This is a predicted structure of a 31-nucleotide RNA (Iron response element II) from Xyrichtys novacula. Rfam family: Iron response element II. Its family is annotated with response to iron ion in the Gene Ontology. From the family's description: IRE, TFRC, SLC40A1, SDHB, SLC11A2, CDC42BPA, ACO2, ALAS2_H.SAPIENS, CDC14A, EPAS1, ALAS2, qoxD, Hao1, NDUFS1, transferrin, Aconitate. The literature on the family includes a 1989 paper in Proc Natl Acad Sci U S A by Koeller et al., "A cytosolic protein binds to structural elements within the iron regulatory region of the transferrin receptor mRNA". The organism belongs to Xyrichtys, within Eukaryota. Model confidence (mean pLDDT): 75 of 100. The sequence is in RNAcentral, with records from ENA.

[in-house]
RNA sequence: UUUUUAUCAGCGGCAGUGUCCGCUAUAAAAG
Numbered sequence: 001u002u003u004u005u006a007u008c009a010g011c012g013g014c015a016g017u018g019u020c021c022g023c024u025a026u027a028a029a030a031g
Stems, first nucleotide, its partner, number of pairs: 001031007009024005014018001
């Protein structure tokens, strides 16, 4: 510096309240 994963974490959004989406934070792994 890049990518991936995780979070009973924080904030925001709503054909609209959840097996949802976005961002942030933290941790881990790989290059």